[in-house]
Context: one part of a larger RNA
RNA sequence: CUGGGCGUAAAGCGCGCGCAGGCGGCCGCGUCAGUCGGACGUGAAAGCCCCCGGCUCAACCGGGGAGGGUCGUCCGGGACGGCGCGGCUCGAGGCUGUCAGAGGGGGGUGGAAUGCCGGGUGGAGCGGUGAAAUGCGUAGAGACCCGGCGGAACACCGGCGGCGAAGGCGGCCCCCUGGGGCAGAUCUGACGCUCAGGCGCGAAGGCCGGGGGAGCGAACGGGAUUAGAUACCCCGGUAGUCCCGGCAGUAAACGAUGGGCGCUGGCUGGCGGCGGAUUGACCCCGUCGCUGGCUGAGCUUACGCGCAAGCGCCCCGCCUGGGGAGUACGGCCGCAAGGCUAAAACUC
Numbered sequence: 001c002u003g004g005g006c007g008u009a010a011a012g013c014g015c016g017c018g019c020a021g022g023c024g025g026c027c028g029c030g031u032c033a034g035u036c037g038g039a040c041g042u043g044a045a046a047g048c049c050c051c052c053g054g055c056u057c058a059a060c061c062g063g064g065g066a067g068g069g070u071c072g073u074c075c076g077g078g079a080c081g082g083c084g085c086g087g088c089u090c091g092a093g094g095c096u097g098u099c100a101g102a103g104g105g106g107g108g109u110g111g112a113a114u115g116c117c118g119g120g121u122g123g124a125g126c127g128g129u130g131a132a133a134u135g136c137g138u139a140g141a142g143a144c145c146c147g148g149c150g151g152a153a154c155a156c157c158g159g160c161g162g163c164g165a166a167g168g169c170g171g172c173c174c175c176c177u178g179g180g181g182c183a184g185a186u187c188u189g190a191c192g193c194u195c196a197g198g199c200g201c202g203a204a205g206g207c208c209g210g211g212g213g214a215g216c217g218a219a220c221g222g223g224a225u226u227a228g229a230u231a232c233c234c235c236g237g238u239a240g241u242c243c244c245g246g247c248a249g250u251a252a253a254c255g256a257u258g259g260g261c262g263c264u265g266g267c268u269g270g271c272g273g274c275g276g277a278u279u280g281a282c283c284c285c286g287u288c289g290c291u292g293g294c295u296g297a298g299c300u301u302a303c304g305c306g307c308a309a310g311c312g313c314c315c316c317g318c319c320u321g322g323g324g325a326g327u328a329c330g331g332c333c334g335c336a337a338g339g340c341u342a343a344a345a346c347u348c
Base pairs, nucleotide, nucleotide: 003320004319005318006317007303008302012316014201015200016199017198021194022193023192025088026087027086028085029084030083031082032081034080036076037075038074039073040072041071042069049065050064051063052062053061054060091191092188093187094186095184096183097182098181099180103177104176105175106174107173108172109171110154115149116148117147118146119145120144121143125136126135162169163168206247207246208245209244210243211242215241216240220236221235222234223233258315259314260313261312262311263310265295266294267293268292269291270290271289272288273287274286275285276284298305299304321348322347323346330341331340332339333338
């Protein structure tokens, strides 16, 4: 450079924004360095290929032809493509109206439950397990009642429901704020898609500083089990889990399926909007968007997919036998832990 690939065999970056780059809707006019045609020039000889010939053949040699290019000049074509100009509205965006939602940030607030503290009643156990023991309890536990404090999470509703780009988001109220659907067809007039680098977001766990600490609970102590038991079970329990600020940047970050656009059957649920019908908010019919299940064609090694994993186009990322190894070295980043990039020897 090229080929074939990327749901499960190796392979889709965790997700987004986006510069450069690549790619680009409909109509008309102009132009031409892309592109196409022609002529001329040039592309030395030898070599390669074809034909003929010379050494007895061949190698070798001689003659002729063909071929060979991001090439140059001139002339021409104008579909496609580029550029310039003009126009269009279906792509994209805006506007008006309306709607759903655990989308995000901040503040406030509520009840249940656990725990602790105070008081009361009461008097011997409680707790825990397969069975026990450690543990708690006559200095009055557990149980029951009343009161108080504090932290964390929000039962029912709740749904193969909803929202978000992903991570993710769930009591209630208020404030600030992002995105989306539908209807109207009112405006702009291709303003678009993708995106190497770059920038941002990014569960849990972890780190730094400060706070907080009810329950749970790595580590740790103890009790059991066992041959042992650095476990599983039990009693405790520190970090952590929570909040604020900063760092870290990983994951089975999964649909193991990059993004965008167009196209290609049927059946059956759910959610949101609009329209029709109706007295009607229910039901029904139509339509747009989203989200499930089943199946056809087609695809697939198979499993299966079936608005896609089918049929096409554009752009990006990635793979190229197993181990060594997502390691070493180097570089960059980080307070550290470590992250990102990423080999080779050797071996099968």